[in-house]
RNA sequence: AGAGUUUGAUCAUGGCUCAGGAUGAACGCUAGCGGCAGGCCUAAUACAUGCAAGUCGUACGGUAUUCCGGUUUCGGCCGGGAGAGAGUGGCGGAUGGGUGCGUAACGCGUAUGCAACCUGCCCGGUACAGGCGGAUAGCCCCCGGAAACGGGGAUCAAUACGCCGUGUUGCGGUUUUCCGGCAUCGGGAUUCCGCCAAAGCCUUCGGGCGGUACCGGAUGGGCAUGCGUGGGAUUAGCUUGUUGGGGGUGUAACGGACCACCAAGGCUUUGAUCCCUAGGGGACCUGAGAGGGCGAUCCCCCACACUGGCACUGAGACACGGGCCAGACUCCUACGGGAGGCAGCAGUAGGGAAUAUUGGGCAAUGGGCGGUAGCCUGACCCAGCCAUGCCGCGUGCAGGAAGACGGCGUUCUGCGUUGUAAACUGCUUUUAUACGGGAAUAAACCCCCCGACGUGUCGGGGGCUGAAUGUAUUGUAUGAAUAAGCACCGGCUGACUCCGUGCCAGCAGCCGCGGUAAUACGGAGGGUGCAAGCGUUAUCCGGAUUUAUUGGGUUUAAAGGGUCCGUAGGUGGGACUGUAAGUCAGUGGUGAAAUCUUUCGUCUUAACCGGAAAAUUGCCGUUGAUACUGCGGUUCUUGAGUAUGCUCGAGGUAGGCGGAAUAUGUCAUGUAGCGGUGAAAUGCAUAGAUAUGACAUGGAACACCGAUAGCGAAAGCAGCUUAUCAGAUCAUAACUGAUAUUGAGGGAUGAAAGCGUGGGGAGCGAACAGGAUUAGAUACCCUGGUAGUUUACGCAGUAAACGAUGAUCACUAGACAUUGGCGACAUACAGUCGGUGUCAAAGCGAAAGUAUUAAGUGAUCCACCUGGGGAGUACGAUCGCAAGAUUGAAACUCAAAGGAAUUGACGGGGGCCCGCACAAGUGGUGGAGCAUGUGGUUUAAUUCGAUGAUACGUGAGGAAUCUUACCUGGGCUUAAAUGCAGAACGACAGACUCGGAAACGAGUCCUUCUUCGGACGGUCUGCAAGGUGCUGCAUGGUUGUCGUCAGCUUGUGCCGUGAGGUGUUGGGUUAAGUCCCAUAACGAGCGCAACUUUUAUCACUAGUUGCCAGCGAGUAAUGUCGGGGACUCUAGUGAAACUGCCCGUGCAAGCGGUGAGGAAGGUGGGGAUGAUGUCAAAUCAUCACGGCCCUUACGUCCAGGGCUACACACGUGCUACAAUGGUGAGUACAAAGGGCAGCCACCCCGUGAGGGGGAGCUAAUCUCUAAAGCUCGUCUCAGUUCGGAUUGAAGUCUGCAAUUCGACUUCAUGAAGCUGGAAUUGCUAGUAAUCGUGUAUCAGUUAUGGCGCGGUGAAUACGUUCCCGGGCCUUGUACAUAUCGUUCGUCAAGCCAUGGAAGCCGGGGGUGUUUGAAGUCGGUGAUCGAAAGGAGCCGCCUAGGGCAAAACCGGUAACUGGGGCUAAGUCGUAACAAGGUAGCCGUA
Repeated sequence: AGAGUUUGAUCAUGGCUCAGGAUGAACGCUAGCGGCAGGCCUAAUACAUGCAAGUCGUACGGUAUUCCGGUUUCGGCCGGGAGAGAGUGGCGGAUGGGUGCGUAACGCGUAUGCAACCUGCCCGGUACAGGCGGAUAGCCCCCGGAAACGGGGAUCAAUACGCCGUGUUGCGGUUUUCCGGCAUCGGGAUUCCGCCAAAGCCUUCGGGCGGUACCGGAUGGGCAUGCGUGGGAUUAGCUUGUUGGGGGUGUAACGGACCACCAAGGCUUUGAUCCCUAGGGGACCUGAGAGGGCGAUCCCCCACACUGGCACUGAGACACGGGCCAGACUCCUACGGGAGGCAGCAGUAGGGAAUAUUGGGCAAUGGGCGGUAGCCUGACCCAGCCAUGCCGCGUGCAGGAAGACGGCGUUCUGCGUUGUAAACUGCUUUUAUACGGGAAUAAACCCCCCGACGUGUCGGGGGCUGAAUGUAUUGUAUGAAUAAGCACCGGCUGACUCCGUGCCAGCAGCCGCGGUAAUACGGAGGGUGCAAGCGUUAUCCGGAUUUAUUGGGUUUAAAGGGUCCGUAGGUGGGACUGUAAGUCAGUGGUGAAAUCUUUCGUCUUAACCGGAAAAUUGCCGUUGAUACUGCGGUUCUUGAGUAUGCUCGAGGUAGGCGGAAUAUGUCAUGUAGCGGUGAAAUGCAUAGAUAUGACAUGGAACACCGAUAGCGAAAGCAGCUUAUCAGAUCAUAACUGAUAUUGAGGGAUGAAAGCGUGGGGAGCGAACAGGAUUAGAUACCCUGGUAGUUUACGCAGUAAACGAUGAUCACUAGACAUUGGCGACAUACAGUCGGUGUCAAAGCGAAAGUAUUAAGUGAUCCACCUGGGGAGUACGAUCGCAAGAUUGAAACUCAAAGGAAUUGACGGGGGCCCGCACAAGUGGUGGAGCAUGUGGUUUAAUUCGAUGAUACGUGAGGAAUCUUACCUGGGCUUAAAUGCAGAACGACAGACUCGGAAACGAGUCCUUCUUCGGACGGUCUGCAAGGUGCUGCAUGGUUGUCGUCAGCUUGUGCCGUGAGGUGUUGGGUUAAGUCCCAUAACGAGCGCAACUUUUAUCACUAGUUGCCAGCGAGUAAUGUCGGGGACUCUAGUGAAACUGCCCGUGCAAGCGGUGAGGAAGGUGGGGAUGAUGUCAAAUCAUCACGGCCCUUACGUCCAGGGCUACACACGUGCUACAAUGGUGAGUACAAAGGGCAGCCACCCCGUGAGGGGGAGCUAAUCUCUAAAGCUCGUCUCAGUUCGGAUUGAAGUCUGCAAUUCGACUUCAUGAAGCUGGAAUUGCUAGUAAUCGUGUAUCAGUUAUGGCGCGGUGAAUACGUUCCCGGGCCUUGUACAUAUCGUUCGUCAAGCCAUGGAAGCCGGGGGUGUUUGAAGUCGGUGAUCGAAAGGAGCCGCCUAGGGCAAAACCGGUAACUGGGGCUAAGUCGUAACAAGGUAGCCGUA
């Protein structure tokens, strides 16, 4: 000091979360020791038992008992000594100890004051202590009572009580005088009068301890005051002893503290009153600090002592272990009555997540009493329990590689890791165990001795006293011996692999993991961190500058009030002067100690403890300074205002007037429609509409000018004109002289809608009605139409009331436009003041943007914000006639919500462009029959895959068996193949026979070679198998598609905070990111093009199997033969085409041309060639491969069946429906391929498929080979001489085998079909169409399919509006698994919290009334008494109780309201794109 998390990515905003520290903690796992601390946070709940405050015989009387002596009737008695317990009296029980209920207060903290006070014991000082008296407790006797306790009689003390005397420096009054102060007054001296004292005890006789009065000190307290010290305004008014007065009472003392009387005050937005919460401080935790949190232990103060009230005693209390009364509770009881108060120390129950022993001792420190000794002391000192915390120590150290065994991993028999770790060797002994030694804390008091002064003080020496404790510590011995866990390992965050699991089980602080390869779950190995602890939970601070004083914001992220005026308050111009409140400096006092910091010391160290210093940032006093602020005074004019003058404007209000248009009415002309829409209909119209003309009526709004303009505080303001009111600018610089600014509350104003009352009502038009649209249409569109819109007077008070930008002042580059003044002769032009705009510099900003009209730089004041939702909701309050407005939460829930910009994608956004995309043509499909594929259905099986485009004559380029993966049935189990090793063997195989459907099984026959090493062969055993089983969403490879579309990227530079942009955009051009020009870009790469192949022309070379012009030969005829290379052709090498030339156009690239030339002309035609990427596209069944699964089976062999099923639906084709045709006869012309288990000439047979002979050919040699066409007939528009399905019969061929299930032939049969609905498809030239032909696979073939070949050979393209697809630029976006996106609301279901609510229950506080204990005070006062007094009675006040009404708070509740969260529910589609009616705000 930061990090994670919103996004495809980015920046900023903003919340949530984490890493740190801390704790009186608790829980889980674990645990060796010691030191020092700490230990009921909850029930101020209730308490059994013991202890926690007594002491004094040197204040008093005196006893039980006991000792000694005497005596005795043996019961005792007398004298003397000691003397418990109890009593009178004194001092102390007001300290110490506990707790935090109450208390928001002079309670606490801090600083002052008391001239308004007290103070026992203690210290200093002055003075004094004479005399007398009457009681009483106890003891004794008697009585009552269960007890607690009480009553009566007699007798007797005091340092108990009373009286008298004396009496100052006291108190009260009085005379005179001095000094001082702070108003009342204070102090000193002085005259006189009045009043008040006392106690003794001990003694060694020296004295000691006490007593009384007063003065002073010290200590402790009391009272008063300034300042500080929680939350709530959804608590705004409170108060009658209240505020004050003078007079009393009371007190130690002031005071309405209390009382009577008089006055009517007092407090409060600087927060009174009320409610909630809470002991305060020193400190403690955290933090850089400022702060925030907290108030355990220790210290100070306060309050309390079962709850409430009250006084007594006393120096001190309204009293924790005292009293009285009331109340609740508990206990005892003889039922009459009594007793009690652990928030003291232990302890118990209860509560709770949770907090200890009914311990030892007064040895030390401290306290009470006492002259002492001493006694008492749960204060205290110690010990016990608890890892509760902090600190320290240990669990060993060194060597040791065969890198052991085992574990785990693995690329697998090799290696890695655990790991120098272990074993083993050597060493050490803290700790532990055993046995010994053994402190300090202790010095006093006291006792003894000595010394100095001098006889009771001081000093010295010696002695006595230890709970903890035989503790700390130390010595010896033994022996590595007795001692390691916990959490974590996806990122944040240090640390990784295997197995199991399979959105299950589970994890999780946040993000998020888990759906078959999980570093995130569980286990293991390994690792990381800390360590006698480690984690978790809870809480606080930090990080969080996320409440911002230090130190934030408000155009769009949350946030500027709708606007103005103005009160309080805040802030405020220049100069001089005074003052010294703020401010600054010096100094004094205080700021307790402890704590913190620094340093020193000491327990071996540390924690702990001790000493010193510093600090305590504060408050108060005092002295000084005077710049700034304040306050007082004087003055100035520039802020502000006034005056005068000229202007400006849809500024306001009231009145008058005007024309156009709509509507209505009347009249007229006129006739069949009008109106309305995308198209229609409702509606109006022959009773005369619409249209046209004239006149009349009425209401509302003011075209053109008009704007980028003007005015107004905002809302807002528009015909013309009059009246009136207000404002602003400018000019002059005449007047005032800071008069200013902002503005909480407050006041005024405030669009539209709305409300009330009364007018008005043309047009428009919520609601409503009808017509359409639609799946629906409570909408959009149309026809009507009420409130309303208008006016007057009131109410309301809100808007996306927006510049989403508060007001005022100052300063900070410019340019242009416009408006009103001034100046100027001027409608040129500059200048200046005020406004309105655009662009832009610096700056600012997250960016967009803003930029003298700031969102810049500063100043002042106000308002507002602090994650999203819940919610501007609920409750309460105020306002309102109502609607509602203002103010304004919480529970609960999410980890985001939101801003700006970027790249894409998308749009029923825009622009440009392309493509058989449309259009223009042509032929089809969709209808029929058949073929083929698919779906579905069926089945034992109908094997599997492919499924929009991009599946469906696809894998399959050929399912009768085989194929074959499917089904049924029958067999085999190292297996069908191969290799290695081992063993035995000479078989196995083959042939034959039998069983069988076959596989297979059984039987018979036959049974190797050899150089003797072995080879060969099968069999058996072992190791390796096999799987068309799963996962194409684990993969490789291959492929489809966008798309042969023109795109996709990169280096360097530049721009931007960044994602990213630029380049690649722009202007042209192209088939093309093709090229040119421009240009913060310049280059480059993959694509395009070219290179390649084929075809079209020519040349050269070569001339067989091809060719034959010329020459020769020959035939019926044929390059048949000799020959020839001319031609065709073959196949090799070249040439040729490049916008090269010309014309036009253009800067260029290029384009145009019926141009030339050329076989070919603008990429000549065709092929191959497929960028970055998209579709988790297809394929695990071509193949390969990870993982999983099967192993007498999911492997393998065999037979038969199935893949060929058939109500049906779809795709792709073939054949047709005929005359551009069918049919008969004749006749012509290809290319490219194939061929030896083959092609087959030719001949014969058969109607034919074919059969039988048979030559040639391993091929430019032989062979397979055209049809349409052409010529001549015939048919004559019909289900036909069209069409050929289907069926019957007879055959041919292949094959082991054509039944399921082949093709072909002949004869016979002769179905549907007469050009095909909606819709849809191919094709732009040698193309479509049409005609045949070859071939792969293949025994044969369901081929009408695929892939090739040639023959004949068209039509059309105006053009780019539209449909589809694509490219580029731009725009909007709430989309980014990207429109097959996102998303909203009701309803239905479950869960959760919450509002209302009849009613029910509870609580605190107050009010009224009644009753009223104890007690103080006041009055009275029997008997008694000389008096003082005094029981009792009465009165005032009051705790508590009763009754009553109301307010407030909380709980619960039938029913009810909305809200949130949930699995893939229902209905629609409101929003995001022009979201398909732009959206949004206010209102009804």